Predicted 3D model of a 355-nucleotide part of an RNA (large-subunit ribosomal RNA, domain IV) from a soil metagenome. The coordinates come from a structure-prediction model, not an experiment, and the mean pLDDT is 85.
[in-house]
Context: one part of a larger RNA
This record gives sequence, C1' cells and structure tokens, in this order.
RNA sequence: ACCUCGUUAAGGAACUCGGCAACUUGACACCGUAACUUCGGGAUAAGGUGUGCCCCCAUUAGGUGUAAAAAUUUACUUUUGAAGCCGAAGGGGGUCGCAGAGAAGUGGCCGCAGCGACUGUUUACUAAAAACAUAGGACUCUGCUAAAUCGCAAGAUGACGUAUAGGGUCUGAUGCCUGCCCGGUGCUGGAAGGUUAAGGGGAUUUGUUAGCUGCAAGGCGAAGCAAUGAACCGAAGCCCCAGUAAACGGCGGCCGUAACUAUAACGGUCCUAAGGUAGCGAAAUUCCUUGUCGGGUAAGUUCCGACCUGCACGAAUGGCAUAACGAUUGCGGCGGUGUCUCAACGAGGGGCUCA
Repeated sequence: ACCUCGUUAAGGAACUCGGCAACUUGACACCGUAACUUCGGGAUAAGGUGUGCCCCCAUUAGGUGUAAAAAUUUACUUUUGAAGCCGAAGGGGGUCGCAGAGAAGUGGCCGCAGCGACUGUUUACUAAAAACAUAGGACUCUGCUAAAUCGCAAGAUGACGUAUAGGGUCUGAUGCCUGCCCGGUGCUGGAAGGUUAAGGGGAUUUGUUAGCUGCAAGGCGAAGCAAUGAACCGAAGCCCCAGUAAACGGCGGCCGUAACUAUAACGGUCCUAAGGUAGCGAAAUUCCUUGUCGGGUAAGUUCCGACCUGCACGAAUGGCAUAACGAUUGCGGCGGUGUCUCAACGAGGGGCUCA
C1' cells in the first nucleotide's frame, strides 16, 4: 500500500455523470393521519407518546375446574362453583442506570414530472425495461365433413367444441373521445363490353400417287393416308363499375386585407382523393436551441409551469387525462451520514521484507 470490518472533532453531498457506496429507518401498543381518488384506496401516509425492575389496588378481571349444591327433559345433561392451576390489561406509589423494543432486529420519509394501467413475462452466461403479456376494445373469417393448422396420403388438432363458439390481425385497465380522404395498393361485391389458355373447330396449303399427257426430260394430278392449321366458339383473371380506412396508407402552396404599428376574423388564386378536426405541444418527438417568459438556486444546458415560430405531434401504426402500482427515468426538499473538506486511529486477513 491492498482486502474485509469498527470508531471519529467541526461541517453535512461541498463528493460525483449521478448520494454510487455507506448511513438513516426499523418491534409492539396507543394517539394521530393530507392532497388526490376508480370511494376500494392513498395508509404502517406523515407526525408523535409509551416500553426495565419492585410494592399496592389484588387471593384483580377472566379462563380452567375437583369436591359440593341446584334444576329438570333423569342424561356420558345443564347451571352455579369452595380448592388447585393458568392469568392479561389498567391505575397509584417507589427505584436504578448515559441508555429499559438496554443484546438481536432489511420500509428512511415527503413533493413534482415522464413512461407503462395493474400482478405477471423476457435476452440460462454484459440489457428486467418505457420491450412482451394482460383483462377490456375493434375489425375480419368460419353454419360444422366449419374456418385455420400439420401431413404425399390415411388421418389428426380445432373439439368429443357449434357464432355468448373457434381462427387471424390490430389496439391495450378505466374515463372523455376516436375528425376528413376510397385517387393509389389491398380486400369484398358486380357483371354489359374489351383482352384471353387448354380444348373444340377445321378453311387453306403441302407431301405421296392410281391415272392422264408428252418422243423424252418432265408436267398435271382424284381417292386414301399424312402434314399444316385461318375464321369462329371458349372460364377465371386483368381492363372496367361500385363499396370498404379500429384495411396498407394520406391529411397543401402563394398573394392581399382592419383608422399607430403589428397581426389577420376576411378575400383572391393554383393544386389535390382530401388538405390535420378535438386534444396536446421546445415533448422519450424541437434542428436552429442553453428558444422566450415565470418558478426553484447566491449561481440551474437538467427540472417544473406557461407561450406556440409543431425543422419533423395528432386521434385503436390510437389522442388526451388518470387513482393505484414500479429493483423503471428526470428534478427538488427533510432527516442522516467518512461520499467529501482531509484525513486519523483500531481489529482481522493475505501480500511484502527478514529468518
């Protein structure tokens, strides 16, 4: 010097990214207990007081219960109950110590805000969370040989269930709500027209040659057999026509205008399928940005409350509130402390040095 502990003057977070670590708190009984609230909670809220031993009230109340007594429904009955045993709680008085839950003894408390309703689940071995799940909500498919899933099939799950059931997708308690757009993509429905496969159809053309013709070379060429294969017919789909956004998704620009200025309820114009409604907003979203104002501090890039100029919030890819809950995240206060000012001493241990 290191590790594990103990104690510490004065101060008390000045430490530090950050109170990390440590300290504080702590049992039982009684008193007392706010905002808010879904009336259940919050709550052991917070905050206080008491606690040893001896004597007395006091052979305490009460319990148990022998003997005994009484009663009647005569019973392994009920009631009362000396003795014996057990035995709180309270009141009064006294007494000792620094200290009486004398040792031991795992909630420190309060306030504001974010996120997620909650209990729960998760990266066995760097992540426990704001991620997943959840009850609740919605859409959609499915009429039973169900849809969906596994399997080549037989068959099985679904389910020995039957739309208050089962599958899929999204959202995520509760409260108030959930605006506009169907042009694109998807899905559902429609069927007049266009396009259209296999297949049907078989026009046409070609090969072959009995025959005919020619002096010959050759030419023509029926039937049959082959090959080719034009019109025409021909489903779904696509084109087309509708519906549908708690389907995938989307939700504008420029210019002018009010009797100070500024601003623009108002007007014009271009474009669009429609131009972002309610609510919220420098936010887990704000680049510029430590925005501006207010609060807290002597001093605050964080925090809280507002403003709105939303680079680039916004409504089940849910929006905004919200009691309770959280080994969650940010900020503040009280208490307490060796985290620190600034170190010191002590105990144990290994190391180290010497033997």